[in-house]
Context: one part of a larger RNA
């Protein structure tokens, strides 16, 4: 010089844009971070409304809008964090074959008939509690069987196996006393084909330090059978044979998450992996599986340990590497904000819920980036303060007074946003499809209706005033900037070299200067 996720010392006016536990994967009070669908279903615990009773307080009724708990579906395997472990079950990068795959798109086939339970709830019981058990009753797109098989799977090629679920909107004849049947539209359900786009799997290259780590391995290499897995495979077992890595450095030991890329450097290269983007790995520690398309699951489950808590001492809870926030640790890293308006995610037919993903706003000169702190004239070179005395002056210094302009930023008052897309929704007109239908439904257009956290913020205008705003370091060479006076190897400086022992441009103060500036300076790192 350059450059940081920096800290520290003085100092500090505004703005936009980023960043902001690098230490103790320690420990954690309190709220929040995943819900959602009644258009699957039984119902009605609150609320609201309607209807009945009563004189009224009040009662009684699921009939309505909704809806606590519950059954059931989707989701919760994503988004968000953190880098402990991992030197190779990661990573990048080219390859490959023996796999899977909810939702979503395309095109085919079906979606018929029937049963038994159980929650909710009622009773009855135990418990300090978390919670639990017994009885009775009920439903469902929850469970089970029949039937059926285009297509699938097995197959001795004769055959076998094996499947569903309905709901919601509308209507004309036609049945029904009514519910409704029926048709029809949409949204679902089963089967199997293809595909996007994700995922598991296998191989080669690559990319670290030590040889004061030279040998290492028995399920270890291989093969045969089997078993298992969505899949290949010692992944696992039985035999069977004695292999396989290894000085191009195996094993062992350190130390690390890799990549894209960041800093430096003309480059080659060194060093680094905050932030932002992909993958990896982990969720108090260790070890299991279940559910389900998908974990062996951060805000599930279980068992074990440590560690906190209640507790009636029998016996239970809990897990901030989620967002804030506390304690500790440290040189040292922020608010227990508002908001779903936008984008994106989950569910939903939809309205909409729901999201500390996100968008915003707070603090922090911690970084860049821009803007201010005034502009012209002014000489009797004014006062004062420093230096010199030859008492003349020099210097600060056009610098101040003074005159004239401006008003950025701030201060005051007024106005005032784009982000919002008529995307999605409402409402209305037309049209087109679909249909027995000028219903519905659904696709296209065209009016026209609400919808902004930020924020009364950006930004604009208006007025009054130079008014509200400059420091820090250095000044003996290297290295741009000198003098007095104090000190006297003392007190002190310092990156190197050296400075101080009576005239110190090198200690300290004044004075003048030089060099950056809301910032300067030390330190710590890398290049």
């Nucleotide at each position: 010089g350059a450059u940081u996720g920096a800290a520290c010392g003085c100092u500090g006016g505004c703005g936009g844009c980023a960043u902001g536990c690098c230490u103790u994967a320690c420990a954690c009070a309190u709220g929040c971070a995943a819900g959602u669908c009644g258009a699957a279903c039984g119902g009605c615990a609150g609320c609201a409304c309607g209807g009945g009773a009563g004189c009224a307080a009040u009662c009684c009724u699921g009939g309505u809008g909704g809806c606590g708990a519950g059954u059931g579906g989707c989701g919760a395997a994503c988004g968000g964090g953190u880098g402990a472990g991992u030197a190779a079950u990661a990573c990048a990068u080219c390859g490959g074959a023996a796999c899977g795959u909810g939702c979503c798109c395309a095109a085919u086939c079906g979606u018929g008939g029937g049963g038994g339970a159980u929650a909710a709830c009622g009773c009855a019981g135990c418990g300090a509690a978390a919670g639990c058990u017994g009885u009775g009753c009920u439903a469902a797109u929850a469970c089970c069987g029949c039937a059926u098989g285009a297509g699938a799977u097995c197959u001795a090629c004769g055959g076998a196996u094996g499947a569903a679920a309905g709901c919601a909107g509308g209507g004309g004849a036609c049945c029904g006393c009514a519910a409704g049947g029926c048709c029809u539209u949409g949204c679902g359900c089963g089967a199997a084909u293809g595909g996007a786009g994700c995922g598991g799997c296998c191989g080669a290259u690559g990319g670290c330090a030590g040889a004061u780590u030279a040998g290492g391995u028995a399920g270890u290499u291989g093969g045969u059978g089997a078993g298992g897995u969505a899949a290949a495979g010692g992944c696992u077992c039985a035999c069977c044979a004695a292999g396989c890595c290894u000085g191009c450095g195996a094993u062992c030991u350190g130390u690390a998450g890799c990549u894209g890329g960041u800093c430096u450097g003309a480059g080659a290269g060194g060093a680094c992996g905050a932030c932002c983007a992909g993958c990896c790995a982990c969720a108090c520690u260790g070890g299991g599986a279940c559910u389900g398309a998908g974990a062996c699951a951060c805000g599930g489950c279980c068992c074990a340990g440590a560690c906190u808590c209640c507790u009636a001492c029998g016996g239970g809870a809990g897990g901030c590497a989620g967002c804030a926030g506390u304690g500790g640790g440290g040189a040292a890293u922020u608010u227990u904000g508002g908001a779903c308006a936008a984008u994106g995610g989950g569910c939903g037919c939809a309205a909409g819920c729901c999201u500390g993903a996100u968008c915003c706003a707070g603090c922090c000169a911690u970084g860049c980036c821009g803007c201010g702190u005034g502009c012209a004239g002014g000489a009797u070179g004014g006062a004062g303060g420093c230096c010199u005395u030859u008492c003349g002056g020099g210097u600060u210094g056009u610098a101040a007074a003074c005159u004239g302009c401006u008003u950025u930023u701030g201060u005051a008052c007024g106005g005032a946003a784009c982000g919002a897309a008529a995307a999605a929704g409402g409402g209305u007109u037309u049209u087109c499809u679909u249909u027995a239908a000028u219903a519905a439904a659904g696709g296209g257009a065209g009016c026209u209706c609400a919808u902004g956290a930020c924020g009364g913020u950006a930004c604009c205008g208006u007025a009054a005033g130079a008014a509200u705003a400059a420091g820090c370091a250095c000044c003996g060479g290297c290295u741009a900037a000198c003098u007095a006076c104090g000190u006297g190897c003392c007190a002190g400086c310092a990156g190197c070299c050296g400075c101080g022992g009576u005239a110190a441009u090198a200690c300290g103060u004044a004075g003048g200067g030089u060099g950056c500036a809301a910032g300067c300076g030390u330190u710590a790192a890398u290049c």
The prediction has a mean pLDDT of 84. Small-subunit ribosomal RNA, 5' domain from uncultured Variovorax sp., 527 nucleotides, folded computationally. The organism belongs to Variovorax, within Bacteria.